[in-house]
Context: one part of a larger RNA
């Protein structure tokens, strides 16, 4: 100087407390351990592995296993060599790959040839083989925590100290005051994106208040068209918030704090992006790159089938429930994001349904395009039930060469566990939690209940900092470095 202490002081954080909803019990989905296996490919392992790499394992993917094959190779460059043998196509064999054979016979040309391709040979290719403890790059984490340093000066024999400590204050090493320090850098904040207000501009595919016309109606009114751009909206420019104003407090006059006015918004307005010096020899050689080591008729390459989906069990993360604030049936209302031409797919017809037929429109503010909780009416009457939907049987639909291992969905039948969950444990402070639907990536299809978004409905509680956990600053002890 650090680190540590079941030392002290001050402070912060959904850390506790106050609340709301879960997990832990059930069934299923999914990941992991274990077991099994010819193989169940590999990696990730406290927080910071376990719906993680994987934003899609039937084949492919695929790295694993079994079997069948190839050896200058699936791929690159170069040298030499061979020859009419390119591309392609046919036959035999075969599960395919491959092997054997036949047909065919490229481009340019100055007609000499050159190039391409093939054969053979050689240099070499190739390796998801090992080492993340040889590395780059990227990432996680402490932590969006408020810290981490430097120059000059001064102090100390020196390691070092000072500045960065102290008094206040802040979300903040934020700012003020003081001070042997004076300044500066990386961080903080601001600059960036988005949501919320207004003004101006813009007017189709968007909008319909006024005006005109047409149709329906007894009428109120409803529907359509024109004209129009008021309003909504689209998306561009600008304005707007700064403790600027008032007051009180604190003090030392400052920084700042409490309250108020005005305002769409008030004290960082909400959210995002942004992650200092460093820590964990943290993670990744299986994204790619890359040193070294290793394999080279195999640890390379091609193919078929299987496996990654196995199942006594254990754990994590989720979904669905156990019901009446509910379930069922009928009617009825209101969104936003986003995607679409190998695509999205309307009307209409068929089918109980998944779906099939059909073909309009849309390269999209135009078409696809309809939310569900909600509301209204009726049924159920507290039961293992009109709760719950696992499991199983039968019959089907769709995708795709192909759904047996191993897809999703539909109909009928079946109707399991489950009556609110021990010890323990998690999330959340506002348009949040909870709850309801909806879109997208990947993608032929899908094991998506996952992930990333969007909108609807919409709470409770916070006395406070004694305690638990994590962190920051100062101080103290130390036999630790």
């Nucleotide at each position: 100087u650090g680190a540590c202490g079941g030392g002290g002081g001050c402070c912060u954080g959904c850390a506790c407390a106050a609340g709301c909803g879960g997990u832990g019990g059930a069934g299923u989905a999914u990941g992991u351990g274990g077991c099994u296996u010819a193989a169940u490919u590999c990696g990730a392992u406290u927080c910071a592995a376990c719906g993680c790499g994987a934003a899609g394992a039937a084949c492919c993917u695929u790295a694993c296993c079994u079997g069948g094959g190839u050896u200058u190779g699936a791929c690159a460059u170069g040298c030499a060599u061979c020859u009419c043998u390119a591309a392609g196509u046919c036959u035999g064999u075969g599960a395919a790959a491959g092997c054997a054979g036949g047909c065919g016979a490229g481009u340019c040309u100055u007609c000499g040839g050159a190039c391409a391709a093939u054969u053979u040979g050689c240099a070499c290719a190739g390796g998801u083989g090992c080492u993340g403890c040889a590395u780059g790059g990227c990432u996680g984490u402490c932590g969006u925590c408020a810290g981490c340093u430097c120059g000059u000066g001064u102090c100390g024999u020196g390691a070092g100290a000072u500045g960065u400590u102290g008094g206040g204050u802040u979300a903040a090493g934020u700012c003020c005051c003081g001070c042997a320090a004076c300044g500066a850098g990386c961080g903080c904040a601001a600059c960036c994106c988005u949501c919320g207000u207004g003004u101006c501009c813009u007017g189709u595919u968007g909008c319909c208040a006024c005006u005109u016309c047409c149709g329906c109606u007894a009428g109120c009114g409803c529907g359509g068209a024109a004209a129009g751009c008021a309003c909504u909206c689209u998306g561009g420019a600008c304005a707007g918030a700064c403790u600027g104003c008032c007051u009180c407090g604190c003090c030392a006059a400052a920084a700042c704090g409490g309250g108020g006015a005005g305002g769409a918004a008030g004290g960082u307005g909400g959210g995002g992006a942004u992650g200092a010096c460093g820590u964990c020899a943290a993670g990744u050689c299986u994204g790619u790159a890359u040193g070294g080591c290793c394999c080279u008729u195999a640890c390379a390459c091609c193919c078929a089938g299987g496996g990654c989906u196995g199942c006594a069990c254990a754990c994590g993360u989720a979904c669905u429930a156990c019901a009446a604030u509910g379930c069922c049936a009928a009617g009825u209302a209101c969104a936003a994001u986003a995607g679409g031409u190998u695509g999205c797919c309307a009307a209409c017809c068929c089918g109980u349904g998944a779906g099939g037929g059909g073909g309009a429109g849309c390269u999209a503010a135009u078409c696809c395009u309809u939310a569900a909780a909600g509301c209204u009416u009726g049924g159920c009457c507290c039961a293992g039930u009109u709760c719950g939907g696992a499991u199983u049987g039968u019959a089907g639909u769709c995708u795709g060469c192909a759904a047996c291992u191993c897809g999703a969905c539909u109909a009928c039948a079946u109707g399991a566990a489950g009556c609110c969950g021990g010890a323990a444990u998690c999330g959340c402070u506002a348009g949040u939690a909870a709850u309801g639907g909806u879109g997208g990536a990947u993608c032929a299809g899908c094991u998506a209940c996952g992930c990333c978004g969007c909108c609807g409905u919409g709470a409770a509680u916070a006395c406070g900092u004694u305690c638990c956990c994590a962190g920051g600053c100062c101080u103290u002890g130390u036999a630790c470095a």